[in-house]
Predicted 3D model of RNase P RNA and transfer RNA as a complex of 451 nucleotides. It holds a member of the Rfam family "Bacterial RNase P class A".
RNA sequence: AGUCGGCCGGGUGAUCGCCAUCGCAGACCUUCACGGGUCCCGCGAUGGAGGAAAGUCCGGGCUCCGCAGGACAGGAUGCCAGGUAACGCCUGGGGGGCGCGAGCCCACGGAAAGUGCCACAGAAAAGAUACCGCCACGCCUCAGGGCGCGGUAAGGGUGAAAAGGUGCGGUAAGAGCGCACCGCGCCGGCCAACGCCGGUGGCAGGGUAAACCCCAUCCGGAGCAAGACCAAAUAGGGAAACGUACCGCCGCGAGGCGGGUCAGCGCGGUCCGCGCGAGUUUCCGGGUAGGUCGCUACAGGUUCGCGGUGACGCGGAUCGCAGAUGAAUGAUCACCAUGCUGCAUCGCAGCAGUACAGAACCCGGCUUACAGGCCGCCUU
RNA sequence: GCGAGAUAGCUCAGGCGGUCAGAGCGUCGGAUUCAUAACCCGGAGGUCGAGAGUUCGAGUCUCUCUCUCGC
Repeated sequence: AGUCGGCCGGGUGAUCGCCAUCGCAGACCUUCACGGGUCCCGCGAUGGAGGAAAGUCCGGGCUCCGCAGGACAGGAUGCCAGGUAACGCCUGGGGGGCGCGAGCCCACGGAAAGUGCCACAGAAAAGAUACCGCCACGCCUCAGGGCGCGGUAAGGGUGAAAAGGUGCGGUAAGAGCGCACCGCGCCGGCCAACGCCGGUGGCAGGGUAAACCCCAUCCGGAGCAAGACCAAAUAGGGAAACGUACCGCCGCGAGGCGGGUCAGCGCGGUCCGCGCGAGUUUCCGGGUAGGUCGCUACAGGUUCGCGGUGACGCGGAUCGCAGAUGAAUGAUCACCAUGCUGCAUCGCAGCAGUACAGAACCCGGCUUACAGGCCGCCUU
Repeated sequence: GCGAGAUAGCUCAGGCGGUCAGAGCGUCGGAUUCAUAACCCGGAGGUCGAGAGUUCGAGUCUCUCUCUCGC
């Protein structure tokens, strides 16, 4: 100067407050009493944010709904093996890339299943093609060359990308045209991937799958505003009783008695249709406001031993560590630590009082933010 | 807890990767008019929210972050 891994992320004391739990005392209700319940005023004890509590990007627990089983659709993942409750996470290994190195990074299946796309340039962007060039032949020629027809793809040129690479032979010039090595395909054996060995084929054939797609594996949906229980007022719903409209009878009349209340009454010949029609009391039921539970004990923390390269697993001991609901976890002072500034260089004074950030059902990961500091291995 | 979006000063296309950065309003200049508006002609104005990746090539595809909006 770097690289990797781990840890801390203000401390101590005093005072005043907040939240939860427990205990004591108190008040009220109930009971003959014991006891039980409510209140939360008072006192005391204990506990009280994080490594990311964050983003909500994955996975699981839990709850409700759905579901015989399976398939389609849709989504996710993608070298191999292992870990795990599970994962897109982690560990180990393989392959590729970067770095002098310690180390770091990789969406790392399939392009000879199919389809699509590849701007510009370029002859040609995919079973293609010839601009310059090289070469044979024919014609013309002032003997430099030009024209025509054909061969070729070695060289030049275009492009991000051009139809295996190097060398030798070969040829008119060339070319897997032939051969050697490398590369590639196929077959067989070993193998977790990777790769290794043997045989065989002159060679299939560009890129793109973070384009559609194919293959393999996995995934039912919604989420604590899940869900369960208790349960006002008001407005709906249901039932019963009384009763209005209506009908009949009695009565000169006010009115009384009986029937009846949706199978009603009015318009209307009938059906259909349209319109009208009232309530009061009690009870029942659903739901809302509100309240209680879910709510924190757990794939839990620390430590020891054993197994494993490791992630991790097994066993023992020990600890109990926030549960709020407009939402507590704070404020002040003193000293120390830290940073900055000045005096000035044992040190003193002043200022800041700190970074990112605040639990909301829980857990395992990933990602992102972070003043400052500590420890260890390693590289140059 | 769940879902959508970000492109010029404003409102929005483009979403199929290239010849692609556009439209309307606004703004500026010209023309017209006695003058103004409208009409007509022309121009300027964009790191496509930010950063990485895939690709020859990204406004477009993928990932991470920021901000906004909705349920």